[in-house]
Context: one part of a larger RNA
RNA sequence: UGACGGAAGGGCACCACCAGGAGUGGAGCCUGCGGCUUAAUUUGACACAACACGGGGCAACUCACCAGGUCAGGACAUAGUGAGGAUUGACAGAUUGACAGCUCUUUCUUGAUUCUAUGGUUGGUGGUGCAUGGCCGUUCUUAGUCCGUGGAGUGAUCUGUCUUGGUUAAUUCCGAUAACGGACGAGACCUUUACCUGCUAAAUAGUGAGGCUAACCUCGGUUGGCCUUCACUUCUUAGAGGGACUAUCUGCGUCUAGCAGAUGGAAGUUGAAGGCAAUAACAGGUCUGUGAUGCCCUUAGAUGUCCUGGGCCGCACGCGCGCUACACUGACGGGUGCAACGAGUCCUACCCUGCACCGAUAGGUGUGGGUAAUCUUUGAACGCCCGUCGUGCUGGGGAUUGACCAUUGGAAUUGUUGGUCAUCAACGAGGAAUGCCUUGUAAGCGCGUCUCAUCAGGGCGCGUUGAAUACGUCCCUGCCCUUUGUACA
Repeated sequence: UGACGGAAGGGCACCACCAGGAGUGGAGCCUGCGGCUUAAUUUGACACAACACGGGGCAACUCACCAGGUCAGGACAUAGUGAGGAUUGACAGAUUGACAGCUCUUUCUUGAUUCUAUGGUUGGUGGUGCAUGGCCGUUCUUAGUCCGUGGAGUGAUCUGUCUUGGUUAAUUCCGAUAACGGACGAGACCUUUACCUGCUAAAUAGUGAGGCUAACCUCGGUUGGCCUUCACUUCUUAGAGGGACUAUCUGCGUCUAGCAGAUGGAAGUUGAAGGCAAUAACAGGUCUGUGAUGCCCUUAGAUGUCCUGGGCCGCACGCGCGCUACACUGACGGGUGCAACGAGUCCUACCCUGCACCGAUAGGUGUGGGUAAUCUUUGAACGCCCGUCGUGCUGGGGAUUGACCAUUGGAAUUGUUGGUCAUCAACGAGGAAUGCCUUGUAAGCGCGUCUCAUCAGGGCGCGUUGAAUACGUCCCUGCCCUUUGUACA
């Protein structure tokens, strides 16, 4: 100087608690991990910081694993064989999963490209992340880290960076001061989101007026359709800008930094949510992201590469993330009212789909629009209204299984997915334990996108409905600072 203490004192955090909310842990299913099994069930990762993670939703490919079968994509050099032929290819039959001349029989073909041996390349999802780069994660979402000059000490070192304090989310400020300056981090900054009847505009956004016209009509009008006619920019879109600085007032406070309340305001917790993010580290993860890479292994009976099939999905069991539920605040039937973020057919095989017809549905056929504010297009779900049910493992629940019909694909068996009919399991609110969360948040509800030929119970976003309870504390868990102790480094 650190680290540690079942030492003390301050401060902080819903990866802590308190007050609460909806959960998980129990059930069925989905999915990851272990184990077991297996030809193989490829593999990495294992407290926070592994386990719906590898953007990992695997039918082939992927693919690394298993059972088999081809190929040479063995550069180059040296030596050899060799034009009286080094070698290549092949019908048919046998062989084979195979119409692989793979191999064999049989002969034809080719013409110095090759073949043989040695050295040596190359390739490798082979090994080593404990040889590495890069990237990521974590310590660590907290306030921390360092330097110059000066001062103290023999020195390591200390001071600055705070034994009077106050304040802040903050080493943020005020103040004190043997320190005075300065740098990184914090903040500022960047992005998105809230406001602008002010500017610039818009037949790819609308509104109003005018003309033509349809239905209803209480003869006042109301609701539609068409028209490149006109005007405008409130709504929509997006450029330039503005806007908050805790502004003003009151109270508390050394009347400092600031804190609390009110007023105005679209906005007054750093307005909200993200991004970026120091110093020092970890033998954290990744050689399976890379034509980044050292070394080792292998290199033709290949750990290279291609093809066929299987596996990654296997099931006495244990654990983790989730979905669906256990119903009446509900289920079912009919009617009805509203979103936002996306995305869409070049290379590239696979795009989004309106309308009409057929079909119970799933879907099919025909015909259009769209490379998109133009077309799909967003008439989403919960919700609201009216009925049926009436607390019964029930009309709750929808696992499991059978039959059939479609769809994607070359291929669906180990059942891709969807639909119909039937079947109708556990589950009557979940022990010990435990994860998350403070406002448009939790939770409920659906939608879009990614992956994608097909397939979400996943990830990432989006809106819609919208609580309860704190607005605190250091008791538990952990972190930071100071003091102190120590047999540790």
Annotation
The part of an RNA shown here (small-subunit ribosomal RNA, 3' major domain) has 489 nucleotides and comes from a metagenome. Rfam family: Eukaryotic small subunit ribosomal RNA. The literature on the family includes a 2002 paper in BMC Bioinformatics by Cannone et al., "The comparative RNA web (CRW) site: an online database of comparative sequence and structure information for ribosomal, intron, and other RNAs". RNAcentral holds the full RNA, with entries from SILVA.